[in-house]
Context: one part of a larger RNA
RNA sequence: AUCAUAGAAAGACAGAAAGACCCCGUGAAGCUUUACUACAGUUUCGUAUUGGGGUUAUGAACAUAUUGCGUAGCAUAGGAGGGAGACCGUGAAGCUAUCCUUUCGGGGAUAGUGGAGUCGCCAGUGAAAUACCUCUCUGUAUGGUUAUAAUCUCUAACCCGUGUGGCAAAACCGCAUAGAGACAGUGCGUGGCAGGUAGUUUUUGUGGGGCGCUAUCCUCCCAAAAAGUAACGGAGGAGUUCAAAGGUUCUCUAGGCGCGAAUGGAAACCGUGCCGAUAGUGUAAAGGCAUAAGAGAGCUUGACUGCAAGGGGGACAUCCCGAGCAGAUGCGAAAGCAGGACUUAGUGAACCUCUAGUACGCGUUAGAUGCGGCUAGAGAUUAACGGAUAAAAGUUACUCCGGGGAUAACAGGCUAGUUCCGCCUAAGAGUUCAUAUCGUCGGCGGAGUUCGGCACCUCGAUGUCGGCUCAUCACAUCCUGGGGGCGGAGAAGUUCCCAAGGGUUUGGCUGUUCGUCAAUUAAAGUGGUACGCGAGCUGGGUUCAGACCGUCGUGAGACAGGUUGGUUCUCUAUCUUCUAUGAU
Numbered sequence: 001a002u003c004a005u006a007g008a009a010a011g012a013c014a015g016a017a018a019g020a021c022c023c024c025g026u027g028a029a030g031c032u033u034u035a036c037u038a039c040a041g042u043u044u045c046g047u048a049u050u051g052g053g054g055u056u057a058u059g060a061a062c063a064u065a066u067u068g069c070g071u072a073g074c075a076u077a078g079g080a081g082g083g084a085g086a087c088c089g090u091g092a093a094g095c096u097a098u099c100c101u102u103u104c105g106g107g108g109a110u111a112g113u114g115g116a117g118u119c120g121c122c123a124g125u126g127a128a129a130u131a132c133c134u135c136u137c138u139g140u141a142u143g144g145u146u147a148u149a150a151u152c153u154c155u156a157a158c159c160c161g162u163g164u165g166g167c168a169a170a171a172c173c174g175c176a177u178a179g180a181g182a183c184a185g186u187g188c189g190u191g192g193c194a195g196g197u198a199g200u201u202u203u204u205g206u207g208g209g210g211c212g213c214u215a216u217c218c219u220c221c222c223a224a225a226a227a228g229u230a231a232c233g234g235a236g237g238a239g240u241u242c243a244a245a246g247g248u249u250c251u252c253u254a255g256g257c258g259c260g261a262a263u264g265g266a267a268a269c270c271g272u273g274c275c276g277a278u279a280g281u282g283u284a285a286a287g288g289c290a291u292a293a294g295a296g297a298g299c300u301u302g303a304c305u306g307c308a309a310g311g312g313g314g315a316c317a318u319c320c321c322g323a324g325c326a327g328a329u330g331c332g333a334a335a336g337c338a339g340g341a342c343u344u345a346g347u348g349a350a351c352c353u354c355u356a357g358u359a360c361g362c363g364u365u366a367g368a369u370g371c372g373g374c375u376a377g378a379g380a381u382u383a384a385c386g387g388a389u390a391a392a393a394g395u396u397a398c399u400c401c402g403g404g405g406a407u408a409a410c411a412g413g414c415u416a417g418u419u420c421c422g423c424c425u426a427a428g429a430g431u432u433c434a435u436a437u438c439g440u441c442g443g444c445g446g447a448g449u450u451c452g453g454c455a456c457c458u459c460g461a462u463g464u465c466g467g468c469u470c471a472u473c474a475c476a477u478c479c480u481g482g483g484g485g486c487g488g489a490g491a492a493g494u495u496c497c498c499a500a501g502g503g504u505u506u507g508g509c510u511g512u513u514c515g516u517c518a519a520u521u522a523a524a525g526u527g528g529u530a531c532g533c534g535a536g537c538u539g540g541g542u543u544c545a546g547a548c549c550g551u552c553g554u555g556a557g558a559c560a561g562g563u564u565g566g567u568u569c570u571c572u573a574u575c576u577u578c579u580a581u582g583a584u
Stems, first nucleotide, its partner, number of pairs: 001584008010576003014570002022404004027400002029396004035200005041193003045189005051154010062143005068137001075130001078136005085119003094113008159179001161177006203215001205213001212232001216238006239385001240282001241341002246300007255275006280289002283346001285344003304327004310321003316386001329338003352379007360372003411458001412456001413454003417451001419447006428438002465540001466538003470532001471529005478503003481498006505519005546564004550559003
């Protein structure tokens, strides 16, 4: 060195299971609710099944009776017409009693008494003249009819207990009888409640996701001297306002500083000199603006209608500028200017609905209308702002599927802000004296042990803390060894240099690493090795499913909050490695 046998398990990111954590999918399912929309269920009302009678209330028409008061006038004159008589032994006036009504004057009804008259015309008053008859109005009373509502009642629908027969038994049917009763029940329509049930929704970006913030438009920087240009880059604004803050004609110049000047002051109004746009512009910023786009006054409505050559900008759709022509108008002497505002934000597609116009189509035609079209407008925090629907929130540790190392947690890698170690300078402390020792502020490095950043291998799996077992390496050395300095008398120390041969404890508490306590020791080193080591062990912690508490949540549930419980696969090693033995 090769081979064989027996063994150990460090590696083959060993095997097993298309990772259960995490993210993604316009995936799924379970569950919740004051998510959305439905449905069961329940309830309200109407109506049908569903009939008779009474009472009360209200309304309607009818019949009868009654009612009606300004002033003047015998006096309580509703309106109109006719009217010269009417009523009366079928009982007038008057009187008594009761009742109704009243404007308190009276009017009316009934009964009794009474026993022959009463009223009108005329006259008078008044707008209107009375008896009597007809019609009628206002209010009231009575009556029956009718309607509605409430209530009471009846029995025959309907419901139902019992007995009995068909029938041995149930349903069912018949008969008898009790109860209840037009209610209940049921059908149809209708309004409410309605996680009981069902179907669904619950956005995006994001140096993982969640929380936060964000999503459209305007201005500046970034932006690299055309245009354009990203980021959870740096700064700010908008979701309007104005009938003048628009048009035009004419006129004007702000602001600051110095000096002077009654009240008067930092600042009011006045005078004067200098600077030269620092002022102002409705509203952010930028670019403009004195010929003013800034300030004032006069007159006004072009903040027009119908178009538009030609351009700008753009994936598209939107968007922007626009001479000129026609009509009508404002200002100006005129030339001219005017289709809003110094400019750039002040916004929303289709569908649907509505308004006004048009008279184009359908249909009916004698038309009015109706529907559709066209033109001009209105209704969106459709703000997730190119707007999925008219309409939408959560939870899952009971979970599932498809994917991702396109994306997190472990480990590795890169980096080195942080961490650790070293150096430079030397203000100062050190009685004096920077450098025995310590060293502000400041500067330069190294290591790759912490916390991080990045997201590069791994999500068709690289098992995660601590302990046990077994270790191995570095040296920035804890002990033991050798030295230099000292603010080293000695002893004990302190600091630096060399040095990795060997060594580096046992217990209590806690799952702990760590830490603390106790007792020792020469010393009880710092780190690397997938925070060494689970195909070597353990399984106390973390991190599934059960359960309890606190807190949060309406709830399902949640919580780097606590608590208890909770299956650790391969008796079998192919290769590498290692151990022992043997052979060549």